The prediction has a mean pLDDT of 76. This is a predicted structure of a 395-nucleotide RNA (Bacterial RNase P class A) from Trebonia sp. The organism belongs to Trebonia, within Bacteria. Of the family's consensus pairs, 94% are formed in the model.
RNA sequence: UGAGUCGGCCGGGCGGUCGCGGGGGGGCGCAGGGCCCGGUGAGGAAGGUCCGGGCUCCACACGGCAGGGUGGUCGGUAACGCCGACCCGGGGUGACCCGCGGGAUAGUGCCACAGAAAACAGACCGCCCCGCGUGGCGGGGUAAGGGUGAAACGGUGGUGUAAGAGACCACCAGCGCCGCAGGUGACUGCGACGGCUCGGUAAACCCCACCCGGAGCAAGGUCAAAAGGGUGUGCGCCGCCAGCGCGGCACGCGCCUGCGCGAGCGUUCGAGGGCUGCCCGCCCGAUGCUCGCGGGUAGACCGCACGAGGCUGCCGGCAACGGCAGUCCCAGAUGGAUGACCGCCGCCCCGCGCAAGCGGGCGCACAGAACCCGGCCUACAGGCCGACUCACCCC
Numbered sequence: 001u002g003a004g005u006c007g008g009c010c011g012g013g014c015g016g017u018c019g020c021g022g023g024g025g026g027g028c029g030c031a032g033g034g035c036c037c038g039g040u041g042a043g044g045a046a047g048g049u050c051c052g053g054g055c056u057c058c059a060c061a062c063g064g065c066a067g068g069g070u071g072g073u074c075g076g077u078a079a080c081g082c083c084g085a086c087c088c089g090g091g092g093u094g095a096c097c098c099g100c101g102g103g104a105u106a107g108u109g110c111c112a113c114a115g116a117a118a119a120c121a122g123a124c125c126g127c128c129c130c131g132c133g134u135g136g137c138g139g140g141g142u143a144a145g146g147g148u149g150a151a152a153c154g155g156u157g158g159u160g161u162a163a164g165a166g167a168c169c170a171c172c173a174g175c176g177c178c179g180c181a182g183g184u185g186a187c188u189g190c191g192a193c194g195g196c197u198c199g200g201u202a203a204a205c206c207c208c209a210c211c212c213g214g215a216g217c218a219a220g221g222u223c224a225a226a227a228g229g230g231u232g233u234g235c236g237c238c239g240c241c242a243g244c245g246c247g248g249c250a251c252g253c254g255c256c257u258g259c260g261c262g263a264g265c266g267u268u269c270g271a272g273g274g275c276u277g278c279c280c281g282c283c284c285g286a287u288g289c290u291c292g293c294g295g296g297u298a299g300a301c302c303g304c305a306c307g308a309g310g311c312u313g314c315c316g317g318c319a320a321c322g323g324c325a326g327u328c329c330c331a332g333a334u335g336g337a338u339g340a341c342c343g344c345c346g347c348c349c350c351g352c353g354c355a356a357g358c359g360g361g362c363g364c365a366c367a368g369a370a371c372c373c374g375g376c377c378u379a380c381a382g383g384c385c386g387a388c389u390c391a392c393c394c395c
Base pairs, nucleotide, nucleotide: 001391002390003389004388005387006386007385008384009383010382012345013344014343015342016341017340018339020041021040024037025036026035028033043366047377048376050375051374052373053372054371055216056215057214058213067212068211069210070209071208072086073085074084075083076082087101088099089098090097091096102207103206107205108204109201110200111199124146125145126142127141128140129139130138131137132136154172155171156170157169158168159167173197175194176193178191179190180189181188182187220302221301222300223299230293231292232291234289235288238266239265240264243261244260245259246258247256248255249254272284273283274282275281309328310327311326312325313324314323315322316321346364347363348361349360350359351358352357
């Protein structure tokens, strides 16, 4: 200098005006509310809602079944399917990257096409032997050779044989088991032995180990209207009516569709009234009112902003992370605020120019809290920093 591999960070800046949402202070108002002052108001993902937890209510037996999840080891954590380190396997010259990484010797199932045959073995061509009716046919042996396939029952060489074959031998690869050594462990190294070799698939059923009670802030709780409904008490309307009082007639008994009060009983039927004198029609109109009780809705408030919190330093640890000290207070809506404009600067794009520069640009991403945290995943204009690797050149 070029090419690359990882990791971390920023994600327009400053000032002003107006507007909106919380919170603080000071006045005004009985109160709803309103005024003034100063201060504050989105993110690295607030997103998807995929995991894990806190918190709340319900259930409960430190049990079991069903169902679901996780899956190398050790650690971190409140917990996780997250993170770190390591192991094993694969890729890369390398920095480094990738792995849904328990069990296929518990059992069952499946393995397209091609191929003779896809897991019990098995003979299509070929090779060898035998027989015969001999340019072929039949029987037997053979997995060495050919061909198919993603995959064909260890590889190379030799012995052996009719031809062959772990049938036997040497070496190699692999598996199992034992011993020794190292490691907390996954696992690794060395040695001996075994049968000579066992296909793949569990993101197929299944088996093993471990984990999981359910629902969610519209959780849950407090205060509590109006109307309606429930229930209780008292009063009333309508009808019948014992009885009493008044009035009238009569006056001996008594009588009245008369008026008023009215205990009691019963009823919810449209009585009755107005527009017009009648019919029709329309309207009003005793099924009501008062006071309690309890439930619940609207509404208001709590939950709800101090937390597994941020920053700085030191210490422990390879790291994830933890400990200690100091310091800071940092949105809280509920038809849901966080916006608009102006000036200067930065970056980007376009045009002009050799250049310095000049002019123009509703150019500056993705997106936007809603109970709160830890993760994962996804989106993202532009930019900054650090570590490391490879190649070439120079000293």